Small-subunit ribosomal RNA from an uncultured bacterium, 1444 nucleotides, folded computationally. RNAcentral holds the sequence, with entries from ENA, Greengenes and SILVA. Its Rfam family is "Bacterial small subunit ribosomal RNA".
RNA sequence: AGAGUUUGAUCCUUGCUCAGGACGAACGCUGGCGGCGUGCUUAACACAUGCAAGUCGAACGAGCUUAAGAGAAGCUUGCUUUUCUUAAGCGAGUGGCGGACGGGUGAGUAACGCGUGAGUAACUUGCCUCGGACAGGGGAAUAACACAGGGAAACUUGUGCUAAUACCGCAUAAUGUGCGAGAGGGGCAUCCCUUUUGCGCCAAAGGAGCAAUCCGGUCUGAGAUGGACUCGCGUCCGAUUAGAUAGUUGGUGAGGUAACGGCCCACCAAGUCUGCGAUCGGUAGCCGGACUGAGAGGUUGAUCGGCCACAUUGGGACUGAGACACGGCCCAGACUCCUACGGGAGGCAGCAGUGGGGAAUAUUGCACAAUGGAGGAAACUCUGAUGCAGCGACGCCGCGUGAGGGAAGAAGGUCUUCGGAUUGUAAACCUCUGUUGUCAGGGACGAUAAUGACGGUACCUGACGAGGAAGCCACGGCUAACUUACGUGCCAGCAGCCGCGGUAAAACGUAGGUGGCAAGCGUUGUCCGAAAUUACUGGGUGUAAAGGGAGCGCAGGCGGAUUUGCAAGUUGGAAGUGAAACUCAUGGGCUCAACCCAUGAACUGCUUUCAAAACUGCAGAUCUUGAGUGGUGUAGAGGUAGGCGGAAUUCCCGGUGUAGCGGUGGAAUGCGUAGAUAUCGGGAGGAACACCAGUGGCGAAGGCGGCCUACUGGGCACUAACUGACGCUGAGGCUCGAAAGCAUGGGUAGCAAACAGGAUUAGAUACCCUGGUAGUCCAUGCCGUAAACGAUGAUUACUAGGUGUGGGUGGAUUGACCCCAUCCGUGCCGCAGUUAACACAAUAAGUAAUCCACCUGGGGAGUACGACCGCAAGGUUGAAACUCAAAGGAAUUGACGGGGGCCCGCACAAGCAGUGGAGUAUGUGGUUUAAUUCGAAGCAACGCGAAGAACCUUACCAGGUCUUGACAUCCGAUGCAUAGCUAAGAGAUUAGUGAAGUCCUUCGGGACAUCGAGACAGGUGGUGCAUGGUUGUCGUCAGCUCGUGUCGUGAGAUGUUGGGUUAAGUCCCGCAACGAGCGCAACCCUUAUCGUUAGUUACUACGCAAGAGGACUCUAGCGAGACUGCCGUUGACAAAACGGAGGAAGGUGGGGAUGACGUCAAAUCAUCAUGCCCUUUAUGACCUGGGCUACACACGUACUACAAUGGCUAUUAACAAAGAGAAGCGAUACCGCGAGGUGGAGCAAACCUCACAAAAAUAGUCUCAGUUCGGAUCGCAGGCUGCAACCCGCCUGCGUGAAGCCGGAAUUGCUAGUAAUCGCGGAUCAGCAUGCCGCGGUGAAUACGUUCCCGGGCCUUGUACACACCGCCCGUCACACCAUGAGAGCCGGGGGGACCCGAAGUCGGUAGUCUAACCGCAAGGAGGACGCCGCCGAAGGUAAAACU
Repeated sequence: AGAGUUUGAUCCUUGCUCAGGACGAACGCUGGCGGCGUGCUUAACACAUGCAAGUCGAACGAGCUUAAGAGAAGCUUGCUUUUCUUAAGCGAGUGGCGGACGGGUGAGUAACGCGUGAGUAACUUGCCUCGGACAGGGGAAUAACACAGGGAAACUUGUGCUAAUACCGCAUAAUGUGCGAGAGGGGCAUCCCUUUUGCGCCAAAGGAGCAAUCCGGUCUGAGAUGGACUCGCGUCCGAUUAGAUAGUUGGUGAGGUAACGGCCCACCAAGUCUGCGAUCGGUAGCCGGACUGAGAGGUUGAUCGGCCACAUUGGGACUGAGACACGGCCCAGACUCCUACGGGAGGCAGCAGUGGGGAAUAUUGCACAAUGGAGGAAACUCUGAUGCAGCGACGCCGCGUGAGGGAAGAAGGUCUUCGGAUUGUAAACCUCUGUUGUCAGGGACGAUAAUGACGGUACCUGACGAGGAAGCCACGGCUAACUUACGUGCCAGCAGCCGCGGUAAAACGUAGGUGGCAAGCGUUGUCCGAAAUUACUGGGUGUAAAGGGAGCGCAGGCGGAUUUGCAAGUUGGAAGUGAAACUCAUGGGCUCAACCCAUGAACUGCUUUCAAAACUGCAGAUCUUGAGUGGUGUAGAGGUAGGCGGAAUUCCCGGUGUAGCGGUGGAAUGCGUAGAUAUCGGGAGGAACACCAGUGGCGAAGGCGGCCUACUGGGCACUAACUGACGCUGAGGCUCGAAAGCAUGGGUAGCAAACAGGAUUAGAUACCCUGGUAGUCCAUGCCGUAAACGAUGAUUACUAGGUGUGGGUGGAUUGACCCCAUCCGUGCCGCAGUUAACACAAUAAGUAAUCCACCUGGGGAGUACGACCGCAAGGUUGAAACUCAAAGGAAUUGACGGGGGCCCGCACAAGCAGUGGAGUAUGUGGUUUAAUUCGAAGCAACGCGAAGAACCUUACCAGGUCUUGACAUCCGAUGCAUAGCUAAGAGAUUAGUGAAGUCCUUCGGGACAUCGAGACAGGUGGUGCAUGGUUGUCGUCAGCUCGUGUCGUGAGAUGUUGGGUUAAGUCCCGCAACGAGCGCAACCCUUAUCGUUAGUUACUACGCAAGAGGACUCUAGCGAGACUGCCGUUGACAAAACGGAGGAAGGUGGGGAUGACGUCAAAUCAUCAUGCCCUUUAUGACCUGGGCUACACACGUACUACAAUGGCUAUUAACAAAGAGAAGCGAUACCGCGAGGUGGAGCAAACCUCACAAAAAUAGUCUCAGUUCGGAUCGCAGGCUGCAACCCGCCUGCGUGAAGCCGGAAUUGCUAGUAAUCGCGGAUCAGCAUGCCGCGGUGAAUACGUUCCCGGGCCUUGUACACACCGCCCGUCACACCAUGAGAGCCGGGGGGACCCGAAGUCGGUAGUCUAACCGCAAGGAGGACGCCGCCGAAGGUAAAACU
């Protein structure tokens, strides 16, 4: 510090996710040791048991125990009892001090609660410190105790006795205090301080000690400490909470308090808080700090420390220096316990512990040795504070589980191409060490005398001995670590995101290996970071989310120039404070570290004070440039009201006139003989204003268009007289605001939602047509929204230009022209700059400033609920649950378009011949079957694989057989096997017989054959979606790319586009491109002409042949020839095109071979090869027979026809090319009507044979018929091949003589030696062709042209497509009911107000009862207690409403 994820790819926007750190954690697997920390986050739920606050006998009396002494009594004369004294001790009670600290918890609390800083002239403070003064003399009680009662108990009553440092008078008293008077001083308003004086008021306690003395007591001053109160600032979310408040705000007076105060009360006034967020609702203890972060921030408030609040829930006071009191009291409620039912007791949020809750959190431990606290004079006692120990890997830190050597690279495991690789120096083995461990011994600091829970602990020494000590997660990318194996087969499963898994999974599970961390490792949860993803630091708003529809304007924010003052902001200095701990730095202590200690810095803050005066602010003065006013001009569909006008539509009346009109793509509905449309004249009425008219004008926006008049708003220019910052923006607020819509009343010509009819259509609730109502128009009122858009808020300043246009002014000029300058408006182009790009660019989306509005992933949703507005429609404000990993912007390359442009092709058109109808052949589908083997499937499967299924082929079926096998290699044994023959069998095969007796040899053996065992063979079994190879197709279409350069952030572009041209990305020109490659073309073959050379088997001018010849034909070698080369025209001086000459051939002469990058997961595992899977007495092998040839039917491809351009017969030595031939072609001749047969000349072929070419020509006949057309089918008789023609071959002869008379919709081929037509040959092959591949003969028609159909190429455009239009994608319905809203209902909760009742208790009243101290001789009084009454008052109750 970033990364993954939207796309075919790119840039951007934006969300989601990950890598880091942290934790009081929990869970899973695992677990050696130690140190330091830490441990109920949930039920402020309920608690058994024990302990957690006592102490003082030197305050007091009684009592008790022990000891000693003295005395008395009894007598068993050394004992018992008893009295007194002394000493030590115990401890109930009175009394004092402390139980307000320490310890726990975080429920409540949004508050002066907390933090921070001030204040109290408005207060208090036990114990402590330092001062001053004093302590005289009396009195009355009471607990304990005793006795007597009540009660189950808790406890309690009466009578009697007694003490004090308990209680109460009196005396004394000021430097105290209250009141009054006087003087001085101070401050901050009330006021405060000092001093003089008068009057009033208020104290006390003793104890110890031989004593000194010590500890106490009272009053008072000061200090310290603690507390109380007040104030400034800060302190969460919600406005779908906007108004709240009656003791409320203030005053006067009284009360109350330590003290101020509506704190409380009476009266008076009507205030107080609030948009700078009151009130209400929700949530929450606050802070020092902690975590994270570069920081700013964000989150958090465990342990430690400070403050607050609470102590079962609520209320209350008492005591006291201090409480409204955790281990005190009273009352009420809930709960638990005891009970004799009358009544009582209790409060772990102290330490342990229990139950419960929960994912989850420890011992009913030791000690007061240390530190600290309470009491005490002290010894000492108490102390679950605290110090320690125990439990938990809960966290942090440290250590160990060994070290060195060791290659036969062991065994085993895993993988394997079987060679090896890897685990791996790892192990074994050898040599060591002793951290740790075990045992034994010594043994601390903590306490410098005594006292040690920890603890025989830490630590030290010795011995023993590698012995006891490694796991967890991951390995597709992010992200370090496997192109490892097996299993599984969209199953099981994984997954943080993207995503894996559908038979070869590095992603699932296991194993091996590897990586990471390590006594831990992973997972989950939460927080921060990454996230500049709420942006103060540090974001945006034309199109990604986002500018309010527009203006006016209160508050608020911001604001021109000069100058003076002040000092709020600001800046600097000083002072106080910012607790400690923490963090950081330095140093030190535990062996290191964690941890601990010390010092320093820091604590960015607040307060006070001094100073400065630049900037902001405030106050004063001045200015004119911002703004405004005046004056002079000027343009305009600016607004409102009234009036006027013509054209047009429609309607009405009349005339002319006759059969249609209208409407459409074409029609129909409609109108019209009752006279339409058309046309002429007249009239009515409403609405809108052609031309001018213009990216022209005006207005804030919406918007505004005939002409005239009235009223009226604003702008611009010039001038520079006036004011003197008066300005800008603007949350709320107010006003305006298209169309549609609403209300009332008018109006209604045209148009026209709804509606009706006619069409279209599969349907057509649409588009089209005929009608037609609201509405559109006017007046008044409402609505308040629009793609209200420049998708661009307002204002101000600055920043190159060019060119139009509207309105002014100035200069120059004779001049309204032209030109120049300038201001305001409105457009286009364009630089810098900006931008993700597109684009914007002085009218900014540039550079800056101010203010407002708005945005924060997509959907849900501008929806729900609530509130406000509206007559309604609806508007404004405006969520969440749930769900997805994207949604989106701009641009790129393709593909696509019933988008555009250009061009090509038998693509159409123009033609010729067909197919589709018939019969047959053949292939396919379907059906059938034991089997009808398999594959091929739009073009690009279907006379295709198959260049030839009777057996074989053959893969299929039935039956019969074989199991190392029909075929290959290896091993061992044997040397035979075999041919032939006989028998059985359908055959395979089986049984028997069995001739000759093999070949090579280096003599070892090998070949070959048989037998045997196992490795293995075999498979036309699966997967063409695991593959190689081969092939089809687009398409012989003209395209497809690269290097360098340039442009672009980039994908990419350029080149390859453009202008021409071509069959062609062919060539030329131009050009930020220049070159190159694969394609095109050419090179190759063939054909057409010629030359030359050569030539037999070819040829023949010689005379049939032989021979000869080298002319011709021919053959086959080598050459020539054609290149737009020449001429002319056009073209851009090019490329090229057109015409012509010459030429056998003319513009690639004709044909062939040749197929770019790629597309279709195209075809083929059955040509072949091959991975994996499957099979192994069978899915292999052999045999016989059958099947592939079936047949209601459908389709494709062909053949033959339907006839006269024909059929048939005859004649003519009519005229070819290209092929094939030895298990072959087979002549002459003979036989047969013929197929064919007999026979065998010639020929391995320019020689011989197949082999007569046919159409043609000539002559004759047929005469338009189902025929002398057509030949299917069938019968009979034959021929050929073959082991064999039944299923199931071909041919011949005779006879039979079907459909068919030119073919519906639709559709195919062909542009010249082509179509059409005619025959010939070949491969396969024993035989079998209408198929296929070739060959020649005869030999046309037509092409205006590119609008349309199909396919293709280039450019361009749109796109939400990229699996690419066979794309993408929308809505309804059905079912379910996860989420949300609503409905019918139901159950809870908190809070406030109203009313009722009213405990304890303070306060007040009262005099019913009682009453020691004081007064009084007494009666009695003062005072007090109880009781009663009143105000307030918790809990409880009642009813209604709102909220949730």